RNA sequence: GGGCCAGUAGAUCAGCCCGGUAGAUCGCUACAUUGGCAUUGUAGAGGCCUCGAGUUCAAAUCUCGACUGGUCCA
Numbered sequence: 001g002g003g004c005c006a007g008u009a010g011a012u013c014a015g016c017c018c019g020g021u022a023g024a025u026c027g028c029u030a031c032a033u034u035g036g037c038a039u040u041g042u043a044g045a046g047g048c049c050u051c052g053a054g055u056u057c058a059a060a061u062c063u064c065g066a067c068u069g070g071u072c073c074a
Stems, first nucleotide, its partner, number of pairs: 001073007010026004020057001028044005050066005
């Protein structure tokens, strides 16, 4: 220098191909249960989806550019 992959909740990841309400598990908070803790159950908080631009009635999703990380080639 070039190719490919990834970036979404505190953590690990789905969702993207084929645009239409942003989800799961763990963790966190409250309540119930207990003498107390753990477990279990119920409810809740938490994400302008890495950034910018474009297309569209509508973009996490499509297009272009940038940044960061990983990997391969030279």